[in-house]
Context: one part of a larger RNA
RNA sequence: CACUGGUUAAGGAACUCUGCAAAAUGGCCCCGUAAGUUCGCGAUAAGGGGCGCCCGUUUCGGCGGGCCACAGCAAAUCGGUUCCACCGACUGUUUAUCAAAAACACAGGUCUCUGCUAACACGUAAGUGGAUGUAUAGAGACUGACGCCUGCCCGGUGCUGGUAGGUUAAGGUAAGAGGUUAGUUCGUUAGAGCGAAGCUUUUGACCGAAGCCCCAGUAAACGGCGGCCGUAACUAUGACGGUCCUAAGGUAGCGAAAUUCCUUGUCGGGUAAGUUCCGACCUGCAUGAAAGGCGUAACGAGUGGAACACUGUCUCAACCAGUGACCCG
Numbered sequence: 001c002a003c004u005g006g007u008u009a010a011g012g013a014a015c016u017c018u019g020c021a022a023a024a025u026g027g028c029c030c031c032g033u034a035a036g037u038u039c040g041c042g043a044u045a046a047g048g049g050g051c052g053c054c055c056g057u058u059u060c061g062g063c064g065g066g067c068c069a070c071a072g073c074a075a076a077u078c079g080g081u082u083c084c085a086c087c088g089a090c091u092g093u094u095u096a097u098c099a100a101a102a103a104c105a106c107a108g109g110u111c112u113c114u115g116c117u118a119a120c121a122c123g124u125a126a127g128u129g130g131a132u133g134u135a136u137a138g139a140g141a142c143u144g145a146c147g148c149c150u151g152c153c154c155g156g157u158g159c160u161g162g163u164a165g166g167u168u169a170a171g172g173u174a175a176g177a178g179g180u181u182a183g184u185u186c187g188u189u190a191g192a193g194c195g196a197a198g199c200u201u202u203u204g205a206c207c208g209a210a211g212c213c214c215c216a217g218u219a220a221a222c223g224g225c226g227g228c229c230g231u232a233a234c235u236a237u238g239a240c241g242g243u244c245c246u247a248a249g250g251u252a253g254c255g256a257a258a259u260u261c262c263u264u265g266u267c268g269g270g271u272a273a274g275u276u277c278c279g280a281c282c283u284g285c286a287u288g289a290a291a292g293g294c295g296u297a298a299c300g301a302g303u304g305g306a307a308c309a310c311u312g313u314c315u316c317a318a319c320c321a322g323u324g325a326c327c328c329g
Stems, first nucleotide, its partner, number of pairs: 001324008010315002014313001019310001027051005036041001038145001052067006068072001080308007087300002092104002108143007120129003146295004151225003156222002158218005165213003171207002175203006183194004226244005253287001254284001265281005
C1' cells in the first nucleotide's frame, strides 16, 4: 500500500449519476392500525408494550407476589418504513455466456376463414397432422384483467359481392390472298397466260372464360382525419361570417407527457436554494381512441421524486485483526 472483517468524537447524505455500499429493522405474544379499494385486500400497514429466574395459585389458558444484571427472542437465524408519480393489471416467461424490463405471455375482447375428404400446415407423391375433434369446434390476425368508452372518412390499396356494357387468351371459323398443278387457251417449237379439287403458307370479320375496367359493400381491413381572411361598445380573445381545398377534416379523453423542438415554457407546491419531482395551464415542433384512449385496488429484484430512521457515503480521517505485498534467512 491492497484486500477481507471490526470500532469510532461531533455532525448525519453535506458523498454521489443514484443513500451505490454500509448501518439500521428483524423472532414470538399483547395492544393498535390510515388513505384507497375490484370489499378479497391494503396489513407484519404505521405506531407502542412484554420476553429471565424464584414462590404461591390455577379451570393448565393464565393470575398474584418477589429477586438479579448495563443487557433475559442476552448467541445464531431473522422485514427498514412511509408518501407522490410513470409503466405493465396480476402469478408467470426471456437475450445459456454484459440487458429480467415498461419487452414476451396471459385470462378477457374483436375481426376473418372453415360444413368435414373442413380451413390451415408438412410432403414430388402416397399420405400425415388438424382430430379418433365437428362452428360452445379448429385455424389466422390484432388487442391485452377490470371500469368508462372506442368518434368521422370507403377517394387510394386490400378483401367480399355483382354482372348489363367495354377489353380479352388458347381454341373455333365465314371470307380473302400467295405457292403447287390435273386441265385449258395461245403458240411451229421453246414456252407463255388462265387455272378446279387437294395439299400448303398467310391475312382474318365473327364466336370465345376468368381477370381488369365498371357498380356496390367493408376501417377492432392497410390507412387518413386541412388552410387563409375578417368579426363583440377599452384592450385582448373570437361564440359568428366569408373563401379555397378534401374521401373526410381529430370527436370523447389526455396533454411541456416514456410523446414538447423552442424549453430550465408560465403559474403553484415542496427546498434556505429544485434543468429533476408533484399539481395546473394549453401555444399538442410532431397526442388521441383495440399499432386501442382515459382511469384503476392489488402486485413489481421495473423507472423517477420526497420524507423518517440509520449510518465512515461524506466533512476527514484514525485505530484494531487477519491475508497478501515488503524486509531478513
Molecule: large-subunit ribosomal RNA, domain IV
Organism: Botrimarina hoheduenensis